Notes
Predicted 3D model of a 369-nucleotide RNA (Bacterial RNase P class A) from a soil metagenome. Model confidence (mean pLDDT): 77 of 100.
RNA sequence: GAGCGGGUCGGGCGGUCGCCGCGGCCGACGUCACGGCCGGGGAGGAAAGUCCGGACUCCAAGGGCAGUGUGCUGGCCAACCGCCAGCGAGGGUGACCUCAGGGAAAGUGCCACAGAAAACACACCGCCGAACCAUCGGGAAACCGGUGGUGGCAAGGGUGAAAAGGUGCGGUAAGAGCGCACCGCCGACCUGGUGACAGGGCGGGCAGGGUAAACCCCACACGGAGCAAGGCCAAAUAGGGGGGCGCUCGAGGCUGGCCCGGCCGAAGCCCCCGGGUAGGUCGCUGGACCCCGCGGGUAACCGCGGGGCUAGAGGAAUGAUCGCCGCCCGUCGCAAGGCGGGAACAGGAUCCGGCUUAUAGACCCGCUC
Numbered sequence: 001g002a003g004c005g006g007g008u009c010g011g012g013c014g015g016u017c018g019c020c021g022c023g024g025c026c027g028a029c030g031u032c033a034c035g036g037c038c039g040g041g042g043a044g045g046a047a048a049g050u051c052c053g054g055a056c057u058c059c060a061a062g063g064g065c066a067g068u069g070u071g072c073u074g075g076c077c078a079a080c081c082g083c084c085a086g087c088g089a090g091g092g093u094g095a096c097c098u099c100a101g102g103g104a105a106a107g108u109g110c111c112a113c114a115g116a117a118a119a120c121a122c123a124c125c126g127c128c129g130a131a132c133c134a135u136c137g138g139g140a141a142a143c144c145g146g147u148g149g150u151g152g153c154a155a156g157g158g159u160g161a162a163a164a165g166g167u168g169c170g171g172u173a174a175g176a177g178c179g180c181a182c183c184g185c186c187g188a189c190c191u192g193g194u195g196a197c198a199g200g201g202c203g204g205g206c207a208g209g210g211u212a213a214a215c216c217c218c219a220c221a222c223g224g225a226g227c228a229a230g231g232c233c234a235a236a237u238a239g240g241g242g243g244g245c246g247c248u249c250g251a252g253g254c255u256g257g258c259c260c261g262g263c264c265g266a267a268g269c270c271c272c273c274g275g276g277u278a279g280g281u282c283g284c285u286g287g288a289c290c291c292c293g294c295g296g297g298u299a300a301c302c303g304c305g306g307g308g309c310u311a312g313a314g315g316a317a318u319g320a321u322c323g324c325c326g327c328c329c330g331u332c333g334c335a336a337g338g339c340g341g342g343a344a345c346a347g348g349a350u351c352c353g354g355c356u357u358a359u360a361g362a363c364c365c366g367c368u369c
Stems, first nucleotide, its partner, number of pairs: 001369009011325007019042002022039006044345001048356002051354005056226004067222005072086005087101001088099004102217002107215002109211003124157002126153003131150008165183006184206001185204003189200004230282004240273006252264004289308008327342006
């Protein structure tokens, strides 16, 4: 200098005016509401996407099918499509990075274009002329040579992402695992490892394309809905159930402080109970929590000890402004410093553990070439 991996922070302090909810005091006492005063509290590393997994709540609870998800091994975790450590494959000089990484020898489907053939493999160019047939030439004959056909071959060329393992030697008419050596593959075995797997020798000439984020098969896991879950309190009006009174010998209503009186009045009126709605309230924030130390473990993580923790709204608060300091940029200045400007992504809504995505800028650690 160029990179690789990981981590931390993501403005600080104070004043003023507001907003949300909490506590205390006062408004004679108690409760609720309201008002005033005082005190302390009030977003994030992702609060986000709602992609996984759980807690919690209600419903269902006997099994299966279907469906969904996961898919190398071992471990961690409440659980996980999470994390850690490994294995294998691929990439990189390297630090390191990436991988839905079981099964294609159960079945089905698909494989564009090109190509002879895309799968019961195939033969366009090509190679051969051993065998058979025809024919021509030579030869006394045996036979030799040429051409064509039946045919043999899959080495070479060509197509393609992919074409019946690769390289070499032998072999052959030409060829071919046809034979052999090495590599690859398959099988059982031995050694090491908890295991994925690695190493080794032995045997087999070789099974037969690819695709399973195509259906499918195998193994394992999963009941459904979600805080608008759900519990409690509970009006008015209209239904439901029960009781009482009354139907002209007047229930009830209006007038009225009450009685009398007056007027209206005829089938209803009153009370209680229960369900639901509006509304209120609980759920509601202290929890698989955070920090430090010690111990165990390679690590994820676990154990013990100490300390800390005050958002909880619901048409939804967390804002505005000023001063000082810090950071960055520009400019002036020899300098101290002055002046002007800038600072991202975003923002609770039951709560947690993850993943993913967004993020100006600043800092730290380890490592590679």